Predicted 3D model of a 1389-nucleotide RNA (small-subunit ribosomal RNA) from an uncultured bacterium. RNAcentral holds the sequence, with entries from ENA, Greengenes and SILVA. It matches the Rfam family "Bacterial small subunit ribosomal RNA". Rfam links the family to the GO terms ribosome and structural constituent of ribosome.

[in-house]
RNA sequence: ACGAACGCUGGCGGCGUGCCUAACACAUGCAAGUCGUACGUGAAAGCCCGCAAGGGUCAGUAAAGUGGCGCACGGGUGAGUAACACGUGGGUAACCUGCCCUCGAGUGGGGAAUAACCCAGGGAAACCUGGGCUAAGACCGCAUGACCUCCUCGCCUCUGCGGAGGUGGGGAGCAAAGGUGGCCUCUGCUUGCAAGCUACCGCUCGGGGAGGGGCCCGCGGCCCAUUAGCUAGUUGGUAGGGUAACGGCCUACCAAGGCGACGAUGGGUAGCCGGCCUGAGAGGGUGUCCGGCCACACUGGAACUGAGACACGGUCCAGACUCCUACGGGAGGCAGCAGUGAGGAAUCUUGCGCAAUGGGCGAAAGCCUGACGCAGCAACGCCGCGUGGAUGAUGAAGGCCUUCGGGUCGUAAAAUCCUGUCGAGUGGGACGAAUCACCGGUCGGCAAACAGCCGGCCGGCCUGACUGUACCACUGGAGGAAGCCCCGGCUAACUCCGUGCCAGCAGCCGCGGUAAUACGGAGGGGGCGAGCGUUGUUCGGAAUCAUUGGGCGUAAAGGGCGCGUAGGCGGUCGGGUAAGUCGGUUGUGAAAUCCCCUGGCUUAACCAGGGAAGUGCGUCCGAAACUGCCUGACUAGAGGCCCGGGAGAGGAGAGUGGAAUUCCCAGUGUAGCGGUGAAAUGCGUAGAUAUUGGGAGGAACACCGGUGGCGAAAGGCGGCUCUCUGGACCGGGUUCUGACGCUGAGGCGCGAAAGCUAGGGGAGCAAACAGGAUUAGAUACCCUGGUAGUCCUAGCUGUAAACGAUGGGCACUUGGUGUUGCGGGUAUUGACCCCUGCAGUGCCGAAGCUAACGCAUUAAGUGCCCCGCCUGGGGAGUACGGUCGCAAGGCUGAAACUCAAAGGAAUUGACGGGGGCCCGCACAAGCGGUGGAGCAUGUGGUUCAAUUCGACGCAACGCGAAGAACCUUACCCGGGUUUGAACUUCAGGUGACCGCUGCAGAGAUGCAGCUUUCCUUCGGGACGCCUGGAGAGGUGCUGCAUGGCUGUCGUCAGCUCGUGUCGUGAGAUGUUGGGUUAAGUCCCGCAACGAGCGCAACCCUUGUCCCUAGUUGCCAUCGGGUCAUGCCGGGAACUCUAGGGAGACUGCCCCGGAAAACGGGGAGGAAGGUGGGGAUGACGUCAAGUCCUCAUGGCCUUUAUGUCCGGGGCUACACACGUGCUACAAUGGGCGGUACAAAGGGCUGCAAACCCGCGAGGGUGAGCCAAUCCCAGAAAACCGCUCUCAGUUCAGAUUGUAGUCUGCAACUCGACUACAUGAAGGUGGAAUCGCUAGUAAUCGCGGAUCAGCAUGCCGCGGUGAAUACGUUCCCGGGCCUUGUACACACCGC
Repeated sequence: ACGAACGCUGGCGGCGUGCCUAACACAUGCAAGUCGUACGUGAAAGCCCGCAAGGGUCAGUAAAGUGGCGCACGGGUGAGUAACACGUGGGUAACCUGCCCUCGAGUGGGGAAUAACCCAGGGAAACCUGGGCUAAGACCGCAUGACCUCCUCGCCUCUGCGGAGGUGGGGAGCAAAGGUGGCCUCUGCUUGCAAGCUACCGCUCGGGGAGGGGCCCGCGGCCCAUUAGCUAGUUGGUAGGGUAACGGCCUACCAAGGCGACGAUGGGUAGCCGGCCUGAGAGGGUGUCCGGCCACACUGGAACUGAGACACGGUCCAGACUCCUACGGGAGGCAGCAGUGAGGAAUCUUGCGCAAUGGGCGAAAGCCUGACGCAGCAACGCCGCGUGGAUGAUGAAGGCCUUCGGGUCGUAAAAUCCUGUCGAGUGGGACGAAUCACCGGUCGGCAAACAGCCGGCCGGCCUGACUGUACCACUGGAGGAAGCCCCGGCUAACUCCGUGCCAGCAGCCGCGGUAAUACGGAGGGGGCGAGCGUUGUUCGGAAUCAUUGGGCGUAAAGGGCGCGUAGGCGGUCGGGUAAGUCGGUUGUGAAAUCCCCUGGCUUAACCAGGGAAGUGCGUCCGAAACUGCCUGACUAGAGGCCCGGGAGAGGAGAGUGGAAUUCCCAGUGUAGCGGUGAAAUGCGUAGAUAUUGGGAGGAACACCGGUGGCGAAAGGCGGCUCUCUGGACCGGGUUCUGACGCUGAGGCGCGAAAGCUAGGGGAGCAAACAGGAUUAGAUACCCUGGUAGUCCUAGCUGUAAACGAUGGGCACUUGGUGUUGCGGGUAUUGACCCCUGCAGUGCCGAAGCUAACGCAUUAAGUGCCCCGCCUGGGGAGUACGGUCGCAAGGCUGAAACUCAAAGGAAUUGACGGGGGCCCGCACAAGCGGUGGAGCAUGUGGUUCAAUUCGACGCAACGCGAAGAACCUUACCCGGGUUUGAACUUCAGGUGACCGCUGCAGAGAUGCAGCUUUCCUUCGGGACGCCUGGAGAGGUGCUGCAUGGCUGUCGUCAGCUCGUGUCGUGAGAUGUUGGGUUAAGUCCCGCAACGAGCGCAACCCUUGUCCCUAGUUGCCAUCGGGUCAUGCCGGGAACUCUAGGGAGACUGCCCCGGAAAACGGGGAGGAAGGUGGGGAUGACGUCAAGUCCUCAUGGCCUUUAUGUCCGGGGCUACACACGUGCUACAAUGGGCGGUACAAAGGGCUGCAAACCCGCGAGGGUGAGCCAAUCCCAGAAAACCGCUCUCAGUUCAGAUUGUAGUCUGCAACUCGACUACAUGAAGGUGGAAUCGCUAGUAAUCGCGGAUCAGCAUGCCGCGGUGAAUACGUUCCCGGGCCUUGUACACACCGC
């Protein structure tokens, strides 16, 4: 944008539009007739007269017929048609033209018929046949014939030369029709009429015109080449026929032509155009309405009539279909207007009128006209209008949302005051109408005419379907009149609820799995508005077929390569021409449409007038630069000739050589060889392998050898010699030709390997095949064998990552550096080096180009010319067809269907059984463990009424638990309770609450008794209880809605930013590099310069010293005292305590290193290269963990999922795992003796001493709020004695008995003690953990939690090792680099 359709909705008007499908079939009505002024006939009903017969009227009417004109227009449709059908411009000297206009000439005189009608006959009908009568402007002769046509003889003009026009002479041929009105000048009868005259309408023959048509031609507009050849009236000629007319249109004869890659022929599709839609334009799409042309009229064919038809509402034939029938025959053609059925997503009234416009006939009146004018239906489209306006805030009610404060719908409503469009009613009421004819007047023409006729003007009269419509006025009153779509982004508009990958949405991307702005509803909002959405189609965006205006190294795309045909393109200087080109003139380019101006409907849509435009085609004139053509010349392009030169795996053929492999023969020789990651198959005692000699045969040519050379090109070419042969390159010549050039659709040729045919050949190698291994398998990789084949000759095949993934030619455009061939210059005795030219072949790079990568005088730069090719991925280089081939197969080469991508280059990550560098108890080296036993503890599983819940690789599992007998406790059973155990607030009632005692009960709880308020302005209030409401409560769910906190990578060395620079961009640079470090630590370098978070340091602790201080700690000196002890005086030195300070910084020396950073060594020092330890955890990752610490959104629950109580459970036990303890013993056990800590804790507490107990412990209780007192003995160690390798004097589980302590209470289910009991266990499979020094190992001590309960946890000290060659490997990590088809990122794809 639309001739639309569908969904929801729908007030009015104007103007338009309305079967796109079945050119399917059609009932009914209407759509083409008219003329009595061409002609002959000629009713009836009714009415009147009449008794009737009959007559008159109707009426010369209706009707039919002859005849004329029309019916070829108007109207419909788009089937067919790829065509001179259409458009545009021409031609017709090759033609026609009724009616109309104009001019010229004429219209004389005869004849014979036939419809109607009548009669007869046939038929169901349609209709037909025979006989008879009759008219004409019907039909037919005759006459005349200027003109016309033809023949013939001249002249003039024009010409495209064929001829055309004009004109003169002669000859031949050809016409006609009358009708109506008027008149009496001349003639006849004589009112008047006729002849006649006149007017009008006709008729005939000609000339011209206008308009219309026929035919011909140039040019233009669809698809398929998987349609490549077509053609016998075919192409042309001659003659004839035919036509209005040319023509092979038709016929005969003759010739053999004609068309075609500039696309013939065939197939498919299609009416064409003006225009319409879109677009900046170029273009693309389209051809509905309106207009022009064409074609068609049930389908096919044919002619007749006619000026015109091969004829929509004519004829004939054939066919299909429908209808009628008396079965013999007939009738019909809506793609005219309405209308029906059918088809379809879908397209209207069986309306009114000829009033207007137009058409047919007519002299006219008039008749006919489904053309047309109107009306009806349809929001189908365009345009206009309305559904009200103003005021109106406590911002009503209500809805929705809410952070509960409020916000929003919203001045919106109500209310008040107004207005009066549209619709409704009442009344008025147009334009479109001007005519024709007639009447009156007037003027002019014809004419003898004051008749008549014709024409002009004025006046009068008549005519409206629409329609009582438009319009106007009045009445009444906001009254009757709003919806649709959307609100995730694109794209304008956001919240709540419901739903829970369901239901659904969706144009693309995509939404929905419990907080969905995306589904559904609601509120609100956005858009448009009598419409709004959806679907379909077209153009645009799409530079996405690229003329304007694209590409082909890697995205799709250069033909495998050459030779060359057609074609395209083409050097320099003249002359000519004027086809292209350019300028001008002129014609055309219909109207409508578009555009501009103006005007008419109230406006607009719509309509009217004028203008412009219409890029096109033709005519004529002119220009001559450029292109073309003709012609002349030239040498710079191109080619040739001659001389000289050197290089080369250029090609073909023949010959020849050595090394090596294999095989054969012979010798030596003996047990293996061979092969692999390791093996085996295989070969070998019948003598292999190895080695020596000899022989056979085939194939390939080491070193030279190169980034090198050659080839017209590509494929390709490699020992040496010979023969034949091709082509480049360099230098030279006073040389020749004179544009001979470039490219190249088709075509022709060449063309690796494999493969094929035939014949040879066959050493090695080696598809297939066999065997051995490998493996889960191994139709593979590895090994042992081995056939085609590889080789030669002749032929075929014609492909490739045939690649520089880069077609060819010419020209131009900074450079550097190699190399091959040839030349010049300089120098030199000479050569090389050096400078330079040409031709090749490489690398690096400027400008420029490129999406980037990259290319860059060997272009992928800048231009020109030619060819090939591309247009999303898959399907598919497949199918079909054609063609080639012996076959295999090649070339050409689709579609259905399907996907929302497929791809290129580059970026950042991640990853790699990629690389480099480097770390870490990562491995290795060591020490000790775990995995086996018993027990403890946690987990899984199982069980159970419940065994509450969470945590699940590292990074869950002695974890949350730093204390489950009740409590805890969240679980289970049972008993209670419901504004609740605790909290806030309101209203009403009430006066206590608490506490004590008793009773019932398992207890919670209940009952009874006792006891029992405060303030007050006297209204009441505080506090408590009862009732009711708001609301509490929830360890109920969601850690995937969250905050906070935490784990982990990881104490790893990284993670970023600003500015600048580079890049189209992602991004890079910095942060990479060279060194160095524990470290992105530092140094140096550098398009970077700085900065931040991390590292380090600052902090704590520990190690040394100093200062200060000196009790509760200390005690060297002095004094006193004791059996003894800092016990006392005293001291302030030491230790220590706890405050402050010093100290370590690679500071110093040597060496290495880059005069650096730094490293190695050394000195000094208590400590040395971050001294040890701790705290400290970057950007981030794991939707990691936690809603059961806490907080918190949402959801759920509310006599229960809340709350109270009793009891039980979390402690279960066939099993499995994790973490530990104790052991298995002699480096040990037992007994005795005897030393030395540190860090902690202590008032509901630690508790000394003393007494009791074998002991756990009990009794008593000094002291201590603690450097004072207590816990408190440290243990291993050390010194002795004993045990002697044994399930033990090891080990201690289990069990029994008796006890202790805590606690309301140790049954389920505590710890400890004593006696007794004495299990498994003799060092632990695969596997696996920790640790690098005061560490591991080992020994004890303390603390938190806690009534009690520790093998766990957190701390403390004592004793105190071994080992590290090293970084190949395992694990984790850092940096650089590389590949990538990965990016929820290798647990990927």